RNA sequence: AUCGUUAUUGAGCAAAGCCGGAGCGAUCCGGUGACGCAAAGCUAUAGGGGCUCGUGAGAGCCAGCCAGUUGCCGGG
Numbered sequence: 001a002u003c004g005u006u007a008u009u010g011a012g013c014a015a016a017g018c019c020g021g022a023g024c025g026a027u028c029c030g031g032u033g034a035c036g037c038a039a040a041g042c043u044a045u046a047g048g049g050g051c052u053c054g055u056g057a058g059a060g061c062c063a064g065c066c067a068g069u070u071g072c073c074g075g076g
Stems, first nucleotide, its partner, number of pairs: 002076002012037002017032006035064001041069003047066002049062005
C1' cells in the first nucleotide's frame, strides 16, 4: 500500500416488539430489549434507490439498501 476470508482481544453500535413523547405521515427522540453489524462511524444531495404528505407545483423521511468518505485492532 492493498484485500476483508478460514483471523484474536478489548471496547462500540443496537433490529423487531413493548412503554412514554414529537410529527398529518414517512419517521424521529428517550427508556427497555438484542435481530444483527468489522465501519450498523460520518454524509440525505453533490449519485442511484425506497418511502411519506400534497390535486399539483413542490415539501419532507430513510445512512441497518447500494453508494461516497474517514478510520481502530488483528489476519493474508